[in-house]
Context: one part of a larger RNA
Formats: sequence, C1' cells, structure tokens
RNA sequence: CUGGGCGUAAAGCGCGCGUAGGCGGCUUUGCAAGUAGAGGGUGAAAUCCCGGGGCUUAACCUCGGAACUGCCCCCUAAACUGCAGAGCUAGAAUCCUGGAGAGGUGAGCGGAAUUCCUAGUGUAGAGGUGAAAUUCGUAGAUAUUAGGAAGAACACCAGUGGCGAAGGCGGCUCACUGGACAGGUAUUGACGCUGAGGUGCGAAAGCGUGGGGAGCGAACAGGAUUAGAUACCCUGGUAGUCCACGCCGUAAACGAUGGGUGCUAGGUGUUGGGUAGCUUGCUAUUCAGUGCCGAAGCUAACGCGUUAAGCACCCCGCCUGGGGAGUACGGUCGCAAGAUUAAAACUC
Repeated sequence: CUGGGCGUAAAGCGCGCGUAGGCGGCUUUGCAAGUAGAGGGUGAAAUCCCGGGGCUUAACCUCGGAACUGCCCCCUAAACUGCAGAGCUAGAAUCCUGGAGAGGUGAGCGGAAUUCCUAGUGUAGAGGUGAAAUUCGUAGAUAUUAGGAAGAACACCAGUGGCGAAGGCGGCUCACUGGACAGGUAUUGACGCUGAGGUGCGAAAGCGUGGGGAGCGAACAGGAUUAGAUACCCUGGUAGUCCACGCCGUAAACGAUGGGUGCUAGGUGUUGGGUAGCUUGCUAUUCAGUGCCGAAGCUAACGCGUUAAGCACCCCGCCUGGGGAGUACGGUCGCAAGAUUAAAACUC
C1' cells in the first nucleotide's frame, strides 16, 4: 500500500453555498499521453532461487542458468481512459401556463384570557394543600358589573396535514420576496455530481447597549414536609423570557441513518397536481411528497425494506479497547462564559 467499518456496539461534520481537487451522458473523426503487444539497450559483482561441482558432511566455497518484477529507445494496435474537432438530447438549466403551502422580512389590525387601575353592588372571609401554614382581606378582599391601561401568546380549525437546507415556521390583512411541484409539440446543448480549505445560516441558555415588563419564573426569601430537606409541594419574587442592534456557535442540532445517480414484488392511507372514463364524485392511471404493512435481499439481533439499513458506482466526513479526556499544553476565535483543534504519562 491492499484488505474492515460508521441506525442501536467506536464512528455521518447541525445545515447550506462554493474554491481547488476527484469523478462524469450518447454518436463520430483524429492524436497516441495512459494502456496493450513485438524488438533493442541497460538493470556491476556479490546476495536470493534452480541445477551441477569441491572441502569425509554441513556451514562455507565455486561453476552454469534463471532472476533482478525497474528504467530508456523504437515499431505496432486504437477497444477503454485522456487530449483535440464535429454533432446529439435521455442529465442539467432556461422559458411559458397553472394551482398548493404556519417558507422569509416589514407594516397594520383583531378577539378571548391574565394582571393592574377607577367606579358600582356586596360582606367576612379568600388563597392554597395530601393536610396546613406563610400570604391577601373590615383602610372592605374573594365574588360580580361597567370603564380604562399594559404586555405576551394566538383556543377551535389542527391532521404520523403543509412549508423550509437545517435550526425552525401556526390569529387576520397588505406590501416585498425565496424555493418546490404539475403540464407544455418551446430554448441552450453535458453547461453535471461531490466538495479538503473557505464562507454563510444556525434552538435554547448566556453576553453587550438601549427599550419593555402582563403572565411565567433560575437565583433569593418565607411557609410546609422530613431524622435532615441547601429539594419535590405552597406564598412571594430578581435576572430572564419580549423588542431593536451587535456577539456567542453549542444541543438527544435525532431518522442517533452525509450528498448524488441508476436498478430491484406488492398492498393500503393521506397531501399537491395531471390524464382518461363515466353515474359530478367515484374508478383507472401518472408525477411529486408524506405514513403504515410487507416479496426478494440485507442485518449480530432488533429491525430496514422503491422515503433501504437491498444491488452498484462517484465524491466528502468520520472510527480503531476502557479510563485518563473531549482534558492539559500550544494555536485560532470570543467582551466574557467559553468554543474549536487536540495529546501524553499512568492505569485496567
């Protein structure tokens, strides 16, 4: 070097875009770099291997052959790879038509609930719990009616429903805007796939500055419980949760399953389109999604099974006993918290 793996045993980067590189559709012509064949040169000797010979044998010595799997030159071949030319349309992209959607950003609007304030009615309790107490209430609470204010979240619809690369996205309306899908006799003509570095996005918590603050609520205080109770339960309650801008860059960032292409039984739901038929809401069929059950096959088993973990190819990432340790040191990044890259001694 080759050889094994990555759903759950160690192992898929959280997710995109994309540089270099690697890989790359069909037909045809040429070249001959790779490739293949023939010839030539070289590949010192010794060693190794095979066959002889010499020391009584062996080690050892020696002769011959083979080998030295390599490099160079030249001739030939042209299937495959490559390079160059020409062409094609099945990949890819564009265009047109159409419908679906919590995709994104901004602005405006709405009702229910909650808390607070004001006023009315009304009187002794209310809260809370397993039971209580802390707590609130005769300075009039709880309850109820009317009015007002504020902030946050959007019941029902709601669905293994939809959209998005992932994180994620749910009241209504408008504006701007991304992507996907179906159909088409249209256009370009391989323009493709992956992607080390790089770059962007990235829940929650946390950080900075300035706002906001209803409810909830780390910390904290009190009441209970208990042997204790720095908890679980209760009454309060600050950061925070919300907004703007800027950081952080991590998660059981999960389908614990990287991306792409092709191939390999079906059945049954559901979402968005198309086509045909008719009885106009069903049947058949087709494309794209999303579930369940399952042929073959795979798997240690569980299970997966056209949405593969099946059969193959291309590219990237990652794994190599447990602990030490995702730690130390160093580097990079960060305001910090820390993140990232990442050992060893020692030990079993």
Small-subunit ribosomal RNA, central domain from an uncultured bacterium, 348 nucleotides, folded computationally. The RNAcentral record of the full RNA draws on ENA and SILVA.